[in-house]
Context: one part of a larger RNA
Molecule: large-subunit ribosomal RNA, domain III
Organism: Methylococcales symbiont of Iophon sp. n. MRB-2018
């Protein structure tokens, strides 16, 4: 140039207190506005301490600052059942021998690693300034180990069965929400007029254990037998006979509801009690009311189903059964009870973001899960609850 431009979404302030050298920005209260498939809540990567609390304001905050995700101290992350390791395998990686190659070194068996995927087991309230399926209270569930009765062929790194799987469509059952009555407790203001059929708020409980329903599927049992399943095998495949079923028998699975769990938890005012520097208020203790029922309904569960199509949609461990060496008074297996064990790791905060990626406290970029209500076909669209901001001149 120039005290010019600019001070990062046009979602928005206003008023009273309170702190304090000072307050448009900080606290508290009142009203007013904006978000609401979200600007609300809760996770995974990512960040690492930014959580929380006291003091503080040089600098960082596009101003100011008494306030901060900013400095300075001290406090904060508690697990047999959430994650992840101690299991298993996928694409891929690495690879004992091995093959190739001057050499470095490639490739690749056997094997070993490798989750985004299989697999055992917990929920309900309280609670803390800052953590909770982890403390605490209560009710459970798993697994191995020893003990003790009973019963008894048990035994793998091998066999075999499971696990175990695609894409679309439909319909049926049933729930979580929801809404409305009943039912508690409380309230009567505005009007010319409402003590009522009005009006506020609540009405909530979870795994587990019992039962096995709505519905789906599949023939199912006994006996002989036997070139298969690299030896065997009672296991699974083939054959052949009975008996049963096929208008169903057996067995498998299957949400949900009922009943327990619950004489327990949670639940609101007044009332009582104690504390306080908001004293016509505030915190906190104790004490506790209904606590049912219809309607409606999902994209959640039955459904890894069911119909179909045609490109025909892991794997390996756990699990069950089977015998091999091998042991058979023993060990070892089933069942019940008891009793004891559950190891390390991570867990604070922030996650559509002022804490992650973009040099910034950047109008931009980031995968999952919840996702009330009025209007609706709807997760659209306006306008709201719950919760959250009013976007740092």
């Nucleotide at each position: 140039g120039a005290g010019u431009a600019a001070c990062g979404a046009u979602a928005a302030a206003g008023g009273g207190g309170g702190u304090g050298a000072a307050a448009a920005a900080c606290c508290c209260c009142c009203u007013c506005g904006c978000c609401g498939a979200a600007a609300a809540c809760c996770c995974a990567a990512g960040g690492u301490u930014u959580c929380c609390u006291g003091c503080g304001c040089a600098a960082c905050g596009c101003u100011a600052a008494u306030c901060g995700a900013c400095g300075c101290a001290g406090g904060g992350u508690u697990a047999g059942u959430c994650g992840g390791u101690a299991c298993c395998u996928a694409a891929g990686g690495c690879g004992a021998g091995g093959c190739c190659g001057a050499a470095a070194g490639g490739c690749g068996u056997a094997g070993u690693c490798g989750a985004u995927g299989g697999a055992a087991a917990a929920c309900a309230g309280g609670u803390u300034a800052a953590u909770a399926u982890u403390c605490c209270u209560g009710u459970a569930c798993u697994u191995a180990a020893u003990a003790u009765a009973a019963c008894u062929g048990c035994g793998a790194u091998g066999g075999g069965g499971u696990g175990a799987c695609g894409g679309a469509g439909a319909a049926g059952g049933u729930u979580a929400g929801a809404u409305c009555a009943g039912c508690a407790a409380g309230c009567u203001g505005u009007u010319g007029g409402a003590c009522a059929u009005g009006c506020u708020u609540g009405u909530u409980u979870a795994a587990g254990c019992u039962u096995g329903u709505a519905g789906g599927g599949a023939g199912a049992g006994u006996g002989u037998u036997u070139a298969g399943g690299u030896a065997a095998a009672u296991c699974c495949g083939g054959a052949c006979a009975c008996u049963u079923g096929u208008u169903a028998a057996u067995c498998c699975u299957g949400a949900g509801g009922a009943g327990u769990g619950a004489u327990a938890a949670c639940g609101a005012a007044a009332c009582u009690c104690c504390c306080u520097u908001u004293u016509a208020a505030g915190g906190g203790a104790a004490a506790g009311a209904a606590g049912u029922g219809a309607u409606u309904a999902a994209u959640a569960c039955c459904c890894u189903g069911c119909u179909u199509c045609c490109a025909a949609g892991a794997a390996a461990a756990a699990c069950c059964u089977c015998u091999a060496a091998g042991c058979a008074u023993c060990a070892g297996g089933u069942u019940a009870u008891a009793u004891u064990g559950a190891g390390c790791c991570g867990u604070a905060c922030c996650c559509c973001a002022a804490a992650c990626c973009a040099a910034c406290a950047c109008a931009g970029g980031u995968g999952g899960g919840u996702g009330g209500g009025a209007u609706g076909a709807g997760a659209a669209u306006u306008c709201u609850a719950a919760g959250g901001c009013g976007c740092u001149u």